[in-house]
RNA sequence: CGGGGCGUAGCUCAGCCUGGCUAGAGUGCUUGGUUCGGGACCAAGAGGUCGCAGGUUCAAAUCCUGUCGCCCCGACCA
Repeated sequence: CGGGGCGUAGCUCAGCCUGGCUAGAGUGCUUGGUUCGGGACCAAGAGGUCGCAGGUUCAAAUCCUGUCGCCCCGACCA
C1' cells in the first nucleotide's frame, strides 16, 4: 500500500442478507421474597449516541459513501 472480517447494555453475543410497533438474549448490577446468613432459586427494575460523520427513504442497527479502532491475508522494503 491492496483485499477481507469485526465494532449493538459492564461482559459474551443475536438481529443486518430481505428496512417497518417502544432494539433483544445470556451473564453481571439494583431492589424485594424464600433462607439464621452466604450461595442458590423466584419476582420486579435500571442500564443502549447500534464505533463516528454524512446520504437515500414516510421510516435505517439493517441500504449507500466517507472515516476511526482492532484482527487476518497478501504485496513492497529490509
Molecule: transfer RNA
Organism: Phycisphaerae bacterium